[in-house]
Context: one part of a larger RNA
RNA sequence: UGUUCUAAAUUUGAGGAGAUUAACCCUUAGUACGCAAGGACCAGGGUUAGGCAACCUCUGGUGCACCAGUUGUUCGUAAAACGAGCAUAGCUGGGUAGCUACGUUGCUAUUUGGAUAACUACUGAAAGCAUCUAAGUAGGAAGCUAACUCCAAAAUUAAAUUUAGUCACUAGGUUCCUGGUAGACUACCAGGUUGAUAGGUGUUAGGUGUAAGUGUAGCAAUACAUUAAGCCAAGACAUACUAAUAAACCGAAAAUUUUUCAGA
Repeated sequence: UGUUCUAAAUUUGAGGAGAUUAACCCUUAGUACGCAAGGACCAGGGUUAGGCAACCUCUGGUGCACCAGUUGUUCGUAAAACGAGCAUAGCUGGGUAGCUACGUUGCUAUUUGGAUAACUACUGAAAGCAUCUAAGUAGGAAGCUAACUCCAAAAUUAAAUUUAGUCACUAGGUUCCUGGUAGACUACCAGGUUGAUAGGUGUUAGGUGUAAGUGUAGCAAUACAUUAAGCCAAGACAUACUAAUAAACCGAAAAUUUUUCAGA
């Protein structure tokens, strides 16, 4: 832009894509078969591998604005203590959210239906026989198709249903703003005071591991007490304190019916 009025929402499914894998063990059964050696079909049950998907409760990884320890040096400040900068994030030990696999969970289904391939058959003529084929009938594959998952009305045959709107700062939408379950941008999604969208604040989960200061003991390093301390990113809940103000823009017909008026 189209889909022959506009819009919001919910669907149908023409068509397309994906998946549909493998091994081992047990039972049947040491049975059928076979002189023996050996050793099943069919049918039932279980495990594992591979593949795919989702997720983060557990086990781990990461976690560059979290916590602690610690070395050198510069500074606040003369020293001590404390704190800050730089040294790969200075180095080291941990680690929330998120992301993630090495983790967890699920699927990989069904003696499934249908039409078939090679092939195997029934009946059966042409051709008194025979013949799976010429008429007719049946079986038959991990393949095809339906069933499973996803996309899907530009399916131009442009579908359907429900609701709203009819000349209007209208239904509806956008700009703009706060943001994230989204994301390169855009888009999408959640909100915009009739508000919990983000920040802040409070409580809390969780992390680190017992702050500073002071006191006591010791010559001192240091230890102990106050102290399960102090500090803390993304988590949870609550709370309008702050910011989502204000405003602008886009935005749609025809036909029919009824009534009234006017004209012929």